[in-house]
Context: one part of a larger RNA
C1' cells in the first nucleotide's frame, strides 16, 4: 500500500422546553380496570387523577390585590385571561447515550513441569602438581621436653586441566539456523560444587548471598475470568446531493489557565420601526499631539549680583583684605520632564435637529468561538533587539480563489453563480525565455554602478555633470623652460661649534635691485653644496580658491558552483523627467443560462411573466432533494430471459435516472403513502484476497 465486506448521533421515559401540524377550547384530557369484536388492531366506557382558569404573605389570613409597616403620598410580588390532549421535529435531563482506546482498581479463581529457595532420596567429577597434621629412624642433648633432619603419611572452599557448570572480551548474527545463539577467548572445575527424580512455598504474597532480581518468552505487585460499555475536561474518526446566510480566537469568573459558566459576535422564527449607520448643523464633556515653565513641581547651562561655606594673608585679640574653589535668594542668556501644565488642537465621543439609507433593537429555537497570526498607524516593555512580547486603531490571512510580487498565508491589485477561441482595464510591464515598444524628447552614469524588496556607514579620493561665490590675467595670467635669488653678515644671544635653516631674542634692521626671507624644505660637526618664496625673459589663453547639489569609486569578509528570474543589458534593456501607444485578472463590460430575496401584473390553490438588488467561504445555522432496505395499497415486468456484471448513448444544477447492445439465468421494478440495522476515503480501523 490496493480490492472488497463491515464500521460511529441510536433508543426509552405519565421527564422539561421551543417550534409546526390537529381536536377541542375557560376548559381540556382520561390512566390502571371493564365490556365489545373480523384474536389483529381497534371501539364503547371508565373524570381516579393532572394542566390551566388568582395572587400574596414565613405563616396566620386576606383577596384583583397582597405583602411591608404605627401609617404610606411610597416600594416589592401580581392582576386588565388562554389553555389543554396529541402527533412530528430541534435541543436538554437521566440512562454505556456519536464510535474506538487507556495507565489502574475490586472479587473469585488458576499457575513453583520456566525460574527463586527449601526439603527428603540418589547420581557425576579424565589426568597431573603440590607434599599440612600424625608416626617412624637418626643426629643435637643430661633428657622419652625441645630442635634439626630424612622417611612415612595423604590435608586443602589448595595448584594446572577435559567432562561439567558458568558467560569475561571481540566479531559474526540482528525479516538470525535461534523472540538471546555460534566461533575463537575466558572463569570454576572436592566444593557456600553441579546434577537427575519426588516434594513444599501463591499474588500486597511467596522466594531472593539484594539486582526491584525471579514467580511458565508477562513483574515497582502474575495470569484468567468477572463488575465492565470502569472512567478519560485527552488523541483520533464521524460517510449523499444542492441553495441561502455566516463567526470566534474578546471581557468576567472558575484547585482555571488546550475545560466550562454567563455576556459578546452568527443562523432560524416572530415582531413591527421602539432603533441603528452616514453627511450637515447646533450644544456638550476632556487634558492627549504640539507648546510653554519669572505659571506650580523635578531637574538643568553660562554669565551678572551676592547671603552662606571652604583656602590664603594679617593680628594679642576684634576688626580686614584676596579668592580662574561650593554656592542659596534675585537679574540676563539657553533650555528638559510617562507619572509637570499658564495653555492647548485635530480625530473620536455623547446628545438634539434636518437630510439620505434600510440596516438595528426587542422576543425566542439551535449553534460554534473563548490557542490566533500578519502589515500598517501611535504607544508600553526590551537593547527605538527579534519572525520577541503587551493593550489600542485600521486592513488583511484565518475563512478568499483570480492577477503582479521569479517561487513566497498576511505586501500591491482584485472579491470566483455558470458558459464564451467577444472587449475595456487596475497592479505590473512591453529585446529573448514572455503577452506587449529594440517608442519619442531632453540629461545623467563608464563603475556591469545598475537592470532586486531589505542595503549598505563613519571616513577618505584632481571620478564626471549642474550651478553659486570669489582671486589672478593680452599692462600676458597659471603650468613647464632659461637666467637670477645678491650685500652690511658667519644678526645678537647661546654654544664644543650654531655660518638663512638644534634653541632663544628681535622696531625680523637697513643696502644694491628687476626681484632675493636675517631665509620654504633636502643637506653638513659646522661651513660647503641642492631648493623654495621673490624677479626678469620665453610661451600665449583662460587659471586657481571655496559652497551648494546629482550619478558614480574605495571603505565591502562565510562556508558544495556561481548567478539581476535566466540568456544578457552601455546615446541601454541601467538612472532622471515629460509624453504617446499597447499587454495585462475569475475585476468592469457584451451575449446567453441558472437561482435566491424583494416589487408589481396576471392566473388562481403556489405556478407564469417583467423589474432591481444579490450569489467567495472553515465553525456553525436554515432550506430543498437523491440513493438504500423493509412495509401497505393501487396498477405491473419476467426463460420470446428478472437481478447482478460490463460497454456506449442520452439526460438532470448536483445526488442520480433512463435506454440499448453483451454476459447472466429467476426472480423483479414503478406511483402514493409509512418505518429505518439508511450512503464511508480516512479511526497505526476489523476480516478476507490481492
Nucleotide at each position: 500500500g490496493c480490492c472488497u465486506a463491515c464500521g460511529a448521533g441510536u433508543u426509552a421515559c405519565g421527564u422539561u422546553u421551543c417550534a409546526c401540524u390537529a381536536g377541542c377550547a375557560a376548559g381540556u384530557u382520561u390512566a390502571a380496570g371493564g365490556c365489545c369484536u373480523u384474536c389483529a388492531g381497534g371501539g364503547c366506557u371508565g373524570g381516579a387523577g393532572g394542566c390551566g382558569g388568582a395572587g400574596c404573605g414565613a405563616a396566620a389570613g386576606c383577596g384583583a390585590g397582597u405583602c411591608u409597616u404605627a401609617a404610606c403620598u411610597g416600594g416589592g410580588c401580581g392582576a386588565a385571561u388562554a389553555g389543554c390532549u396529541a402527533g412530528u421535529g430541534g435541543a436538554a435531563g437521566u440512562a454505556g447515550a456519536c464510535g474506538c482506546g487507556a495507565a489502574a482498581c475490586c472479587a473469585a479463581g488458576u499457575g513453583a513441569u520456566c525460574u527463586a529457595c527449601c526439603c527428603a532420596u540418589g547420581a557425576g567429577c579424565a589426568g597431573g602438581u603440590u607434599g599440612a597434621a600424625g608416626u617412624u629412624g637418626c643426629g643435637a642433648u643430661a633428657g622419652u621436653c625441645u630442635c634439626g633432619u630424612a622417611a612415612u603419611g595423604g590435608a586443602g572452599g589448595a595448584c594446572c586441566g577435559a567432562a561439567c557448570c558458568g558467560g569475561u572480551a571481540a566479531a559474526c548474527g540482528u525479516u538470525g539456523a535461534a523472540a538471546a545463539g555460534u566461533u575463537u577467548u575466558c572463569g570454576g572445575a572436592u566444593g557456600a560444587c553441579u546434577u537427575g527424580u519426588g516434594g513444599g512455598u501463591a499474588g500486597g504474597g511467596g522466594u531472593g548471598a539484594a539486582a526491584g532480581g525471579c514467580u511458565a518468552a508477562u513483574c515497582a505487585a502474575a495470569c484468567u475470568u468477572g463488575g465492565a460499555g470502569a472512567u478519560a475536561g485527552c488523541u483520533c474518526g464521524u460517510a449523499c446531493u444542492c441553495c441561502c446566510c455566516g463567526a470566534a480566537a474578546u471581557g468576567c469568573a472558575u484547585u482555571u489557565a488546550g475545560g466550562u459558566g454567563c455576556a459578546g459576535c452568527g443562523u432560524c422564527a416572530g415582531g413591527g420601526a421602539a432603533u441603528g449607520u452616514g453627511u450637515c448643523a447646533u450644544g456638550g464633556a476632556g487634558g492627549u499631539a504640539g507648546a510653554g515653565c519669572u505659571a506650580c513641581c523635578a531637574a538643568u547651562a553660562g554669565g551678572g549680583c551676592u547671603a552662606g561655606g571652604g583656602g590664603g594673608c594679617u593680628u594679642c585679640a576684634c576688626c580686614g583684605c584676596c579668592u580662574a574653589c561650593c554656592a542659596a535668594c534675585c537679574c540676563c542668556u539657553g533650555a528638559u520632564g510617562a507619572a509637570c501644565u499658564c495653555c492647548g488642537a485635530a480625530u473620536g465621543c455623547c446628545a438634539u435637529g434636518a437630510c439620505a439609507u434600510g440596516a438595528u433593537a426587542c422576543u425566542g429555537g439551535c449553534a460554534g468561538u473563548g490557542a490566533g497570526g500578519c502589515g500598517c498607524g501611535g504607544g508600553g516593555u526590551g537593547c527605538u533587539a527579534a519572525g520577541g512580547u503587551c493593550a489600542c486603531g485600521c486592513g488583511c490571512c484565518g475563512a478568499g480563489a483570480g492577477g503582479g510580487g521569479a517561487a513566497c498565508a498576511a505586501c500591491c491589485c482584485a472579491g470566483a453563480c455558470c458558459a464564451a477561441c467577444a472587449g475595456c482595464u487596475a497592479a505590473g510591464g512591453u529585446c529573448c525565455c514572455u503577452a506587449a515598444g529594440u517608442g519619442a524628447u531632453a540629461a545623467c552614469u563608464a563603475a556591469g554602478u545598475u537592470g532586486g524588496a531589505u542595503g549598505g556607514a563613519a571616513c577618505g579620493a584632481u571620478g564626471u555633470g549642474a550651478g553659486g561665490a570669489u582671486g589672478c590675467a593680452g599692462u600676458g595670467a597659471c603650468a613647464g623652460c632659461u637666467a637670477g635669488g645678491a650685500u652690511g653678515u658667519u644678526u645678537g644671544c647661546u654654544u664644543g661649534g650654531a655660518a638663512g635653516c638644534a634653541g632663544c631674542a628681535a622696531u625680523u634692521c637697513a643696502u644694491u635691485u628687476a626681484a632675493a626671507g636675517a631665509g620654504u624644505g633636502c643637506g653638513u660637526a659646522a661651513c660647503a653644496g641642492c631648493u623654495c618664496a621673490c624677479u626678469a625673459g620665453u610661451c600665449g589663453a583662460g587659471c586657481g580658491u571655496u559652497c551648494u547639489u546629482g550619478c558614480g569609486c574605495g571603505g565591502a569578509a562565510a562556508a558544495u558552483a556561481a548567478u539581476c528570474g535566466g540568456g544578457c543589458a552601455u546615446c541601454a534593456a541601467g538612472u532622471u523627467a515629460u509624453c504617446c501607444a499597447c499587454c495585462g485578472a475569475a475585476g468592469c463590460u457584451u451575449u446567453g443560462g441558472g437561482u435566491u430575496u424583494c416589487c408589481g401584473a396576471u392566473a388562481a390553490g403556489a405556478a407564469u411573466c417583467g423589474g432591481a438588488a444579490g450569489c467567495g467561504g472553515u465553525a456553525g445555522g436554515g432550506g430543498a432533494g437523491c440513493a438504500u432496505u423493509c412495509u401497505a395499497a393501487c396498477a405491473g415486468c419476467g426463460u420470446u430471459g428478472a437481478a447482478g456484471g460490463u460497454a456506449a448513448a442520452c439526460u438532470g444544477u448536483g445526488a442520480g435516472g433512463u435506454u440499448u447492445g453483451c454476459u447472466g439465468g429467476a426472480g423483479u421494478g414503478g406511483u402514493u403513502a409509512g418505518a429505518a440495522a439508511a450512503g464511508c476515503a480516512a479511526a497505526u480501523g476489523u476480516a478476507g484476497g490481492c